[in-house]
């Protein structure tokens, strides 16, 4: 340095969960890389860490190891989206309310503020009036008989003359009913201010005198007090998204380094 035959090793590997801890079955990502049993309320090991049995390569492009890359899933943090709890000693949104008077509207020389006087509206009492209801009074009507006069007819007494009682009609009248009432009595009122007297007198309205320009506070603003958790905002929580950042792991890939044995030439 070539050649033959061996081994050791190699025939995927990597998340995440599981587990005292490894590994495998099942899930995911790479990828194409041998066969059978065995096994997730598990299956077989002990840091030398899948067990049992075949089978193919095997000293290097294939094995081990180290750096770069970098698919991929984990994890934490922020961020975003929903949901959910508190919170008005969070303020925005709303609400209530008190002043102010920059704005806008009312009113104001046909006179604003303000000062005096008197009047109503208010309340009480007392009288009048209006109303309403009664009653009295007036008209009608109103008693088969138990109200009155008068009593045909008729009946009763009586020898007669004359008497009596008394139905119907007819007048009249109570009880009653209708109707009417200028004028009278009485009684009653969220009827009128009529009138007197006494209270009230904030507020409104009205009438005078003084006065000489502002007033009001409706509505916008502003400032203060007071309220609310339905939005916002603040926190704490679950739940998802993966833009972003980090750690850790890291497949395939890419550049490097290491590594046997035995015999012949």
């Nucleotide at each position: 340095u070539c050649g033959u035959g061996c081994u050791a090793g190699a025939c995927g590997g990597g998340g995440a969960g599981g587990u005292a801890g490894c590994g495998g079955c099942a899930c995911c990502c790479u990828g194409u890389a041998c066969c059978u049993g065995c096994a997730a309320u598990c299956c077989g090991c002990u840091a030398u860490a899948g067990c049992a049995g075949g089978g193919u390569u095997g000293a290097a492009u294939u094995c081990c190891u180290g750096c770069c890359c970098c698919a991929g899933g984990c994890a934490u943090a922020a961020c975003c989206u929903u949901g959910u709890a508190g919170g008005g000693a969070c303020u925005g949104c709303c609400c209530u309310u008190c002043g102010u008077a920059a704005g806008u509207g009312g009113c104001a020389a046909u006179g604003a503020a303000a000062a005096c006087c008197g009047g109503g509206u208010c309340u009480u009492a007392c009288g009048c009036a209006a109303c309403g209801a009664a009653a009295a009074c007036c008209u009608g009507u109103g008693a088969a008989c138990c109200c009155c006069g008068u009593c045909a007819g008729g009946u009763c007494c009586g020898g007669a003359a004359g008497g009596a009682a008394g139905c119907a009609g007819c007048g009249g009248u109570a009880a009653g009913c209708a109707g009417g009432c200028c004028a009278u009595u009485u009684c009653g009122u969220g009827u009128g201010c009529c009138g007197u007297a006494a209270g009230g007198c904030a507020g409104c309205c009205u009438g005078g005198u003084u006065a000489g320009a502002g007033u009001u506070a409706a509505c916008u603003g502003c400032g203060g007090a007071g309220g609310u958790u339905a939005c916002g905002c603040c926190u704490g929580u679950a739940a998802g998204g993966u833009u972003u950042a980090u750690g850790a792991c890291g497949a395939a890939g890419g550049c490097g380094g290491g590594u046997g044995c035995a015999c012949g030439a």